[in-house]
RNA sequence: ACAGUCCUGCAGGGAGAGAGCUCGCAGUGCGAGCCGCCGAAGGCGCAACCCGCCCGGAAACGCUCAGGCACCCGGACCUGCAGGAACAG
Numbered sequence: 001a002c003a004g005u006c007c008u009g010c011a012g013g014g015a016g017a018g019a020g021c022u023c024g025c026a027g028u029g030c031g032a033g034c035c036g037c038c039g040a041a042g043g044c045g046c047a048a049c050c051c052g053c054c055c056g057g058a059a060a061c062g063c064u065c066a067g068g069c070a071c072c073c074g075g076a077c078c079u080g081c082a083g084g085a086a087c088a089g
């Protein structure tokens, strides 16, 4: 100094499903109740797999607690740039 891994910041991309109904309140909103739906924050479950065993890790699968169902916002994940961490060569 460099490949790969992880973290942080910035920029770009980024799906699905109700502008549902009723009631109250100076009200494109908020609160309460009811019905329907989504799966990509987070959470929980199963475990192919990693691993000689244990420990440990582990999905975009399953659940729908939380969240969401015009736009905005949010958004797993992907790309680029900058910075950082550990380890190996």
Base pairs, nucleotide, nucleotide: 002089005085006084007083008082009081010080011079012078013077018035020034021033022032023031024030025029036069037068038067042065043063044062045061049057050056
The RNA shown here (Glycine riboswitch aptamer) has 89 nucleotides and comes from an uncultured Granulosicoccaceae bacterium. The model forms 91% of the base pairs in the Rfam consensus. Its Rfam family is "Glycine riboswitch aptamer". The literature on the family includes a 2017 paper in MBio by Babina et al., "In Vivo Behavior of the Tandem Glycine Riboswitch in Bacillus subtilis". Rfam links the family to the GO term glycine biosynthetic process. The sequence was found by an Rfam model in a public genome assembly.